RNAcentral holds the full RNA, with entries from ENA and SILVA. Predicted 3D model of a 330-nucleotide part of an RNA (large-subunit ribosomal RNA, domain IV) from a Candidatus Woesearchaeota archaeon. Rfam family: Archaeal large subunit ribosomal RNA. The organism belongs to Candidatus Woesearchaeota, within Archaea. Its mean pLDDT, the model's own confidence on a scale to 100, is 85.

[in-house]
Context: one part of a larger RNA
RNA sequence: UCAGGUUAAGGGAAUUCAGCAAACUAGCCCUGUAACUUCGGUUGAAGGGGUCCCUACACUCGUGUUCGUACGAGGGCGAGUGUAGGGCGCAGUGACUAGGAUGGUCCGACUGUUUAACAAAAACAUAACUUCCUGCUAGCCUGAGAAGGUGUGUACAGGAGGUGACGUCUGCCCAGUGCCCGUACUUCAAACUCCGGUUCAACGGAGCUAAGAGCGGGUAAACGGCGGGGGUAACUAUAACUCUCUUAAGGUAGCGAAAUGCCUUGCCGUUUGAAUGACGGCCUGCAUGAAUGGCGUAACGAGAUCGUCGCUGUCCCUAACCUGAGUCCC
Numbered sequence: 001u002c003a004g005g006u007u008a009a010g011g012g013a014a015u016u017c018a019g020c021a022a023a024c025u026a027g028c029c030c031u032g033u034a035a036c037u038u039c040g041g042u043u044g045a046a047g048g049g050g051u052c053c054c055u056a057c058a059c060u061c062g063u064g065u066u067c068g069u070a071c072g073a074g075g076g077c078g079a080g081u082g083u084a085g086g087g088c089g090c091a092g093u094g095a096c097u098a099g100g101a102u103g104g105u106c107c108g109a110c111u112g113u114u115u116a117a118c119a120a121a122a123a124c125a126u127a128a129c130u131u132c133c134u135g136c137u138a139g140c141c142u143g144a145g146a147a148g149g150u151g152u153g154u155a156c157a158g159g160a161g162g163u164g165a166c167g168u169c170u171g172c173c174c175a176g177u178g179c180c181c182g183u184a185c186u187u188c189a190a191a192c193u194c195c196g197g198u199u200c201a202a203c204g205g206a207g208c209u210a211a212g213a214g215c216g217g218g219u220a221a222a223c224g225g226c227g228g229g230g231g232u233a234a235c236u237a238u239a240a241c242u243c244u245c246u247u248a249a250g251g252u253a254g255c256g257a258a259a260u261g262c263c264u265u266g267c268c269g270u271u272u273g274a275a276u277g278a279c280g281g282c283c284u285g286c287a288u289g290a291a292u293g294g295c296g297u298a299a300c301g302a303g304a305u306c307g308u309c310g311c312u313g314u315c316c317c318u319a320a321c322c323u324g325a326g327u328c329c330c
Stems, first nucleotide, its partner, number of pairs: 001325008010316002014314001019311001027051005036041001038165001052087012065074003088092001100309007107301002112124002128163007139150004166296004171226003176223002178219005185214003192207005227245005254288001255285001266282006
């Protein structure tokens, strides 16, 4: 010096990106327990007390015995519970074992799964909701095929996709892209028919014509999309109102400086002595927004973030000791 430990007066997070690490707490019994809530929970909420030994007494149970016939009483042994008095120590779950607690906010409902060896999560999955395909010689998948799987199943089934408990909702747009349905008509290859090609043919032309396309509809829990400018109210400001350009339609309900806000440390309030933090509000949303789901939400979380209490060598500010390693000396 390093590794692993132990202990520290006074202060107690001043440390630090961050209480990282450590410490506190801890078992069992009694008591007591708020907001919220899907009434199940939350809950071991929180908080408080007890815990060892001796003795006395009371009670319960088991067992066997005496009285001698009771409905029982007495004494014996054993197991247990309770109350009280006393005893010792700093300390009685004396070692080991063994939750720190609590309040906001975000995300994900939950238990679960995952990058064997940098990531355990807000990612994946999930029940539930929903769309599409499929009537079985089905649909989908594998195979060149025969055939096989789903399935010796049959729409309460199988396959494909999206959302992701629950509550409450899920607005407008079918112009584009896709999918589905239709189609008197148009277009359209080869084959076929007819004609031309001095004969055969190549070849050329005309006719006919499938799918497809055109054309007409539908469809957004399909892929996706969801405007701009000017004016206007008897202070000002703002604009319920109005004019205009324009689109397929111009973002509804909600939420909103957000895991999304550039400007930005936005503005106001609370929290602090002090806050680029957190929370609550505001809305001027660079560039929120409804199953690419929106907004809430009890419970849950080795998730993210901000407080409070307790606790501490994280720190003020270091010190001592223990066990090893190592340097150095022999």